[in-house]
Context: one part of a larger RNA
RNA sequence: UUGGGCGUAAAGCGCACGUAGGCGGCCUUUCAAGUCGAAUGUGAAAGCCCUGGGCUCAACCCAGGAAGUGCAUCCGAAACUGAUUGGCUUGAAUGCCGGAGGGGCCCAGAGAAUUCCCGGUGUAGAGGUGAAAUUCGUAGAUAUCGGGAGGAAUACCAGUGGCGAAGGCGCUGGGCUGGACGGUCAUUGACGCUGAGGUGCGAAAGCGUGGGGAGCAAACAGGAUUAGAUACCCUGGUAGUCCACGCUGUAAACGAUGAGUGCUAGGCGGUGGAGGAUUUUGACCCCUUCGCUGUCGAAGCUAACGCGUUAAGCACUCCGCCUGGGGAGUACGGUCGCAAGACUAAAACUC
Numbered sequence: 001u002u003g004g005g006c007g008u009a010a011a012g013c014g015c016a017c018g019u020a021g022g023c024g025g026c027c028u029u030u031c032a033a034g035u036c037g038a039a040u041g042u043g044a045a046a047g048c049c050c051u052g053g054g055c056u057c058a059a060c061c062c063a064g065g066a067a068g069u070g071c072a073u074c075c076g077a078a079a080c081u082g083a084u085u086g087g088c089u090u091g092a093a094u095g096c097c098g099g100a101g102g103g104g105c106c107c108a109g110a111g112a113a114u115u116c117c118c119g120g121u122g123u124a125g126a127g128g129u130g131a132a133a134u135u136c137g138u139a140g141a142u143a144u145c146g147g148g149a150g151g152a153a154u155a156c157c158a159g160u161g162g163c164g165a166a167g168g169c170g171c172u173g174g175g176c177u178g179g180a181c182g183g184u185c186a187u188u189g190a191c192g193c194u195g196a197g198g199u200g201c202g203a204a205a206g207c208g209u210g211g212g213g214a215g216c217a218a219a220c221a222g223g224a225u226u227a228g229a230u231a232c233c234c235u236g237g238u239a240g241u242c243c244a245c246g247c248u249g250u251a252a253a254c255g256a257u258g259a260g261u262g263c264u265a266g267g268c269g270g271u272g273g274a275g276g277a278u279u280u281u282g283a284c285c286c287c288u289u290c291g292c293u294g295u296c297g298a299a300g301c302u303a304a305c306g307c308g309u310u311a312a313g314c315a316c317u318c319c320g321c322c323u324g325g326g327g328a329g330u331a332c333g334g335u336c337g338c339a340a341g342a343c344u345a346a347a348a349c350u351c
Base pairs, nucleotide, nucleotide: 003323004322005321006320007305008304012319014201015200016199017198021194022193023192025088026087027086030083031082033081034080035077036076037075039073040072041071042070049065050064051063052062053061054060091191092188093187094186095184096183097182098181103177104176105175106174107173108172109171110154115149116148117147118146119145120144121143125136126135162169163168206247207246208245209244210243211242215241216240220236221235222234223233258318259317260316261315262314263313266296267295268294269293270292271291272290273289274288275287276286300307301306324351325350326349333344334343335342336341
């Protein structure tokens, strides 16, 4: 546990799909469960409240009345909720046409660069820094030219640009495939929204098995710096980073802002369509309109900062979560995991 809240004070699950449940468009028929009204019964006594009375008063006591929000039965009402009948098209979905996109998975290919190997030219330095040293080099390095190997990432285009539910996605071509959007207004006829449990997806790091390993680089080693330097800087360098399959399931997983619907001034951009007007009929410009994405701002909101048709405004529906700081996202127990650990989640004590 009422209530009040959740951008930054405590508080939106990382994201989606979806079960139960909750909630649900317009018109109409009937029923009467909810709802509303009437009646009857019941609602013990005492107490509370009202009137009267008894102790000299009062407390106290006695008598009567009222009340008793409730329950049951029965009669009635039919607006709303519910159930039911028939219908509708605005919500939702499907079909058709169209274009945009780093959306996903797989295969193949390309060029630049780093490193390494081979060969040529060539000679004493190179590298690195604040300055140096460790390091590499006369067994020929650095530089430069030719050839080769291999791995990873795709400069410019590139943009508060695009796509995706989120995580995320960027060279080129091909194959398979998801979603959104615009136009049409043909079809179905409320088929919808949310979603406890549940299921799936889920950066990086990490784990298992097998590959791969160019560059980078935890750990580690050395050189410097320093009072010290288990660092920052330098030279090396292993896991790892990459691939396949499996696991882990966490992040400042952030817009620190759950999802859906409707309503409430505008101005200026970007992006994807559609319609129109104009036109050397050109991809331009202009007008209207739909979707997405920015910025500034009316009203309003806010403790302020700020938000402001992409709301943090005005409302409704459903879910999640918060309830002083520390102890503690810990202990114990349970579930999951190979482990690391994850999820769930206290108390004593203390301020």